[in-house]
């Protein structure tokens, strides 16, 4: 000193879904309780993911094919549009110089 890893803190983005029952309803793609599933996370957490090397997550999209009870999962759309900030430290790796001392 680094377009290097890895933690930390500081900032700052994001999601919150399916489905049984059950009660309530303006009968709806709703609302409330209580279970089940996938999932880092399925809301109230001092939680979890991610910050342009950007598939977090958001548009299309109530989208296509598979597949499942449904979700979840594959695959395609997708070298598609969007999307956050980045910074500091510590500690490793690797580079490069300087001194002293032998």
């Nucleotide at each position: 000193c680094g377009a290097u890893g890895u933690g930390a803190c500081a900032c700052g983005g994001g999601g919150u879904g399916c489905u049984g029952c059950c009660g309530g309803u303006c009968c709806g793609u709703c609302c409330g309780g209580u279970g089940g599933c996938u999932g880092a996370g399925a809301a109230g957490a001092a939680a979890c993911c991610c910050g342009u090397c950007g598939a977090a997550c958001c548009u299309g999209a109530u989208c296509c094919a598979g597949g499942u009870c449904g979700u979840a999962c594959u695959g395609g759309c997708g070298a598609a549009g969007g999307g956050a900030a980045u910074g500091u430290c510590a500690c490793a790796c690797g580079g490069c110089g300087c001194a002293a001392c032998g």